[in-house]
RNA sequence: ACCGCCAUAGCUCAGUUGGUAGAGCAGUGGUCUUAUGUGCCACCGGUCGAGGGUUCGAGUCCCUCUGGCGGUA
Numbered sequence: 001a002c003c004g005c006c007a008u009a010g011c012u013c014a015g016u017u018g019g020u021a022g023a024g025c026a027g028u029g030g031u032c033u034u035a036u037g038u039g040c041c042a043c044c045g046g047u048c049g050a051g052g053g054u055u056c057g058a059g060u061c062c063c064u065c066u067g068g069c070g071g072u073a
Base pairs, nucleotide, nucleotide: 001072002071003070004069005068006067007066010025011024012023013022019056027043028042029041030040031039049065050064051063052062053061
């Protein structure tokens, strides 16, 4: 330099044919316990990496950029 893949909650990851975003862990509160932990219930959480485009509607499709990983030379 070129090619491919990845980027979604504090962390690890889902997200179907484009229909308006979820789980587990963590955190907070409650319950339980002599107490801690476990278990159970609830809550807390997100400009879906950035910008633009297509569309009635984009996490999803298209373009550019940024960062990471891998491959070829």